This is a predicted structure of a 691-nucleotide part of an RNA (large-subunit ribosomal RNA, domain II) from Candidatus Endomicrobium macrotermitis. Taxonomically the source falls in Endomicrobium (Bacteria, Pseudomonadati, Elusimicrobiota, Endomicrobiaceae). It matches the Rfam family "Bacterial large subunit ribosomal RNA". The RNAcentral record of the full RNA draws on ENA.
Context: one part of a larger RNA
RNA sequence: UCCGGCGAGUUAUUGGUAGGUGCGAGGUUAAUUAUUAUGUUAACGCAUAUUAAGAAGCCGUAGCGAAAGCAAGUCUGAAAGGGCGAAUAGUACCUAUCAUUAGACCCGAAGCCAAGUGAUCUAUGCCUGGACAGGGUGAAGUCUCUUUAACCGGAGACGGAGGCCCGAAGUGUCGAACGUUGAAAAGUUCUUACAUGAGCUGGGUAUAGGGGUGAAAGGCCAAUCUAACUUGGUGAUAGCUGGUUCUCCUCGAAAUAGCUUUAGGGCUAGCCUGUAGCGUUAAGUCAGAGAGGUAGAGCACUGGAUAGUUUAGCGGGUGUAACCCACUUUGCGAUGCUAACCAAACUCCGAAUUCUUUGAUGUAUUUCUACGGAGUCAGUACGUGUGGGAUAAGCUUCACGUGCAAAAGGGAAACAGCCCAGACCAUCAAUUAAGGUCCCAAAGUAUAUGCUAAGUGGUAAAGGAUGUGGAAUUUCUUAGACAGCUAGGAGGUUGGCUUAGAAGCAGCCACCCUUUAAAGAGUGCGUAACAGCUCACUAGUCAAGUGAUUCUGCGCCGAAAACACCCGGGGCUCAAGCAUAUCACCGAAAUUAUGGAUUCUAUAGCAAUAUAGAGUGGUAGAGGAGCGUUCCCAUUACGCUGAAGGCAUACCGUAAGGAGUGCUGGAGUUGUGGGAAGUGAGGAUGUCGGA
Numbered sequence: 001u002c003c004g005g006c007g008a009g010u011u012a013u014u015g016g017u018a019g020g021u022g023c024g025a026g027g028u029u030a031a032u033u034a035u036u037a038u039g040u041u042a043a044c045g046c047a048u049a050u051u052a053a054g055a056a057g058c059c060g061u062a063g064c065g066a067a068a069g070c071a072a073g074u075c076u077g078a079a080a081g082g083g084c085g086a087a088u089a090g091u092a093c094c095u096a097u098c099a100u101u102a103g104a105c106c107c108g109a110a111g112c113c114a115a116g117u118g119a120u121c122u123a124u125g126c127c128u129g130g131a132c133a134g135g136g137u138g139a140a141g142u143c144u145c146u147u148u149a150a151c152c153g154g155a156g157a158c159g160g161a162g163g164c165c166c167g168a169a170g171u172g173u174c175g176a177a178c179g180u181u182g183a184a185a186a187g188u189u190c191u192u193a194c195a196u197g198a199g200c201u202g203g204g205u206a207u208a209g210g211g212g213u214g215a216a217a218g219g220c221c222a223a224u225c226u227a228a229c230u231u232g233g234u235g236a237u238a239g240c241u242g243g244u245u246c247u248c249c250u251c252g253a254a255a256u257a258g259c260u261u262u263a264g265g266g267c268u269a270g271c272c273u274g275u276a277g278c279g280u281u282a283a284g285u286c287a288g289a290g291a292g293g294u295a296g297a298g299c300a301c302u303g304g305a306u307a308g309u310u311u312a313g314c315g316g317g318u319g320u321a322a323c324c325c326a327c328u329u330u331g332c333g334a335u336g337c338u339a340a341c342c343a344a345a346c347u348c349c350g351a352a353u354u355c356u357u358u359g360a361u362g363u364a365u366u367u368c369u370a371c372g373g374a375g376u377c378a379g380u381a382c383g384u385g386u387g388g389g390a391u392a393a394g395c396u397u398c399a400c401g402u403g404c405a406a407a408a409g410g411g412a413a414a415c416a417g418c419c420c421a422g423a424c425c426a427u428c429a430a431u432u433a434a435g436g437u438c439c440c441a442a443a444g445u446a447u448a449u450g451c452u453a454a455g456u457g458g459u460a461a462a463g464g465a466u467g468u469g470g471a472a473u474u475u476c477u478u479a480g481a482c483a484g485c486u487a488g489g490a491g492g493u494u495g496g497c498u499u500a501g502a503a504g505c506a507g508c509c510a511c512c513c514u515u516u517a518a519a520g521a522g523u524g525c526g527u528a529a530c531a532g533c534u535c536a537c538u539a540g541u542c543a544a545g546u547g548a549u550u551c552u553g554c555g556c557c558g559a560a561a562a563c564a565c566c567c568g569g570g571g572c573u574c575a576a577g578c579a580u581a582u583c584a585c586c587g588a589a590a591u592u593a594u595g596g597a598u599u600c601u602a603u604a605g606c607a608a609u610a611u612a613g614a615g616u617g618g619u620a621g622a623g624g625a626g627c628g629u630u631c632c633c634a635u636u637a638c639g640c641u642g643a644a645g646g647c648a649u650a651c652c653g654u655a656a657g658g659a660g661u662g663c664u665g666g667a668g669u670u671g672u673g674g675g676a677a678g679u680g681a682g683g684a685u686g687u688c689g690g691a
Stems, first nucleotide, its partner, number of pairs: 001691006011102002014099010026059003032053003036049005063070002073084004105243002108240001112233006123207008132197001134166003137162001141158006170194003175190004209225001211221003246626006256269005270376002272373006284361008296349001297347002302343003306339004313332002315329005379404007387396002409420003424596004429592003435586003438570003444583001446582006457572001463557002467554008476545001484541005490514003495509003520535001524533002597616008627680001629677007637669002645664005651658002
């Protein structure tokens, strides 16, 4: 992991509500006793059920008041008035459902307490034993010699100390590798520490769970330790996780508000469902009457903010011996005026939508009322309007709307939230939506007119550019433009200054006059300075357009990331790209057609049913109707001429399911009407067995 078995809303109590039955101003018995029946026992007896008895009790029949009490009233109040009552329906049992108290749908803690069991592991103590190759070092002390007045001191020999040294046994473990479903639930190999000691070790013995022991690590106390193990309290508790078993039909949510030691829980409301009731109330539309300060706009207030102008004032200057004085001013400048602006916490103004209300219309399984049952309290994307953030986020907080959640189908290559569209079932019928029509791949290689050359299309900005199309304004132009070619481009003059030099051309100043068809006191190269080349300008040649600017369509560059690779791919260029227009076609579970099922409403009918209309996506959840399993009662059947069970099978039913037949099997089974439940498995790291 698979297969098979087992595996989760039960039972009792007391209440609420609904349905059923009995009786009814009443309803009902409880314990207990007796009868009968059944089961059991040797018997006594016991248990269960039936029937009869048993008014104790309970609910109802009258309320009001704290109470005395009064009573269809009563309480309060001085009263007026006000509160609660008075028009009768209940009660007992059964069934369903929910709640209450119990383990209360099932499994699941870590834990808490009690009583016991453990020191064969390990910690420490005690008793009694054992073992420690070999080598090294050479303390005290003693002796001898020496030395000294004597000590001290020195030398040698002997000696054999030490939590001494090296190193086996033994004991440990600093590091590394391996091992990691191991050879091993802590090891192996290599390295390494101690190895006469606070050392190692055998046997015996002592200390026990809030206790021991601990050279102290919360270590160890039998692979268990920040409180052992076993059993019990015990089905501890779990606002948490997981699981919770047959079918079909009708309706169908929420992820919000308030409160919460509350925030992943709960309660009430909101939203769903069922039953009963009311009976036109709802949504929407039209008209009327109101509410309001948003969008926009504005500057009248509150603030902000720009320019000009006027002035008080400030600053500077001058006069004066000095000044608080006078004059003056390229400065600053409140206020006022003019012009143009800005605002969520500005408003002289001010919509659309919205909201309230009245009237009409609107009749929809619509509103409203009461009661039973819920679930929901983590939401999410998109569009629009705001706040927070960075006018970031698949971000976050609100509001309105739509979808998903709980929605399948078609489109967007794929793609909960985007676009189209809401699936009762069937059909090898038709029409369309979004989106498409060269091939993959259903349908136009459609038509008409343009654009694009970038594979733009099929990623992106500031910025850049004789890309190209369109529209417009304008310069020059047959008195010859623009471009090219030929020729000229001069004189005063090397202008003046500056400078070593400055001659059109380092720099400063000026920028005239003349000859001319035209020619700057010079446009750019160039020289040390000149020279030289060139331009402006002019003529000739040539022959028809030429230059500038603005707006706009489509393109280009800007453009760097991990294969082709951001067209779904092939591939596409008067497109199969883009724009405009037109006609066809394809395209969904949409719509239509035909047949069928089912729910509700209406009509007809006693009913069965028929006809018509409107419906029939669905999670949590509410409601309805059924299928099947085991046992019991009644009744009907079958079976060794083959029951149950098993295997196979093209039959029947809307489904759960139900037959028939054949083979197998070898002794019980079943239809119908009721009743009762250990009543339905694929899930729970479920549990037991097997593979």